A computed fold for a 95-nucleotide RNA from Paenibacillus sp. PvR098, annotated as c-di-GMP-I riboswitch aptamer. The sequence is in RNAcentral, with records from Rfam.
[in-house]
Parts: sequence; C1' cells; structure tokens
RNA sequence: CAAUAUGACGGGCACACUUAUUGAAAAAUAAGGCCGCAAAACUACAGGGGCUAAACUGUACAUCUUCUUGUACAAUAUGCCAGCCAGCUGCCAGU
Repeated sequence: CAAUAUGACGGGCACACUUAUUGAAAAAUAAGGCCGCAAAACUACAGGGGCUAAACUGUACAUCUUCUUGUACAAUAUGCCAGCCAGCUGCCAGU
C1' cells in the first nucleotide's frame, strides 16, 4: 500500500412510539425518541418479495329522466416499502 474477515472504542444512522404536515391509503417529510444496525449510505427501470387500491373494470344489491347515483365484494399499480432478500459503492478502529 492492497485485499478479506472481524467490530458498536471514538464516531455515524435512528425501530417502535408521539406531535405536525402531505396523501384515498400504503407511506413520506420534520421535530422529539433510541429498538437495533459493520453499510440501517445509494438503487424500486438489475432482480426477487411485500404493502396499499384512489381511478378504471367486473359482479351483487338498492336507487332512477338516465348504465344516473350510492353501498359491498373481486381483480388490478401508474402509488409505496431497501431497517425483507438482493444489486452497487465505501469510511474509521485494532487484529
């Protein structure tokens, strides 16, 4: 100097939860909070997997100038999750 493994000392991030805002929702952002994390940085158009279902569509029921209006169910992402697996890049400490 380089590579690999290790780790929570010093540093870094910030689960759940609470409040506010945005959103149909999932969820996101900010503040507080601190369960944990050797990538809990980045990537959702490398890929897999998961969550939600507004709109559109179909079915059933009710309603009625009317395929109009309403309710429920089903399918469905263009929405969302990387702290699910993963892809990719990389710092510090000592061995």

It matches the Rfam family "c-di-GMP-I riboswitch aptamer". On this family, see Sudarsan et al., Science 2008: "Riboswitches in Eubacteria Sense the Second Messenger Cyclic Di-GMP".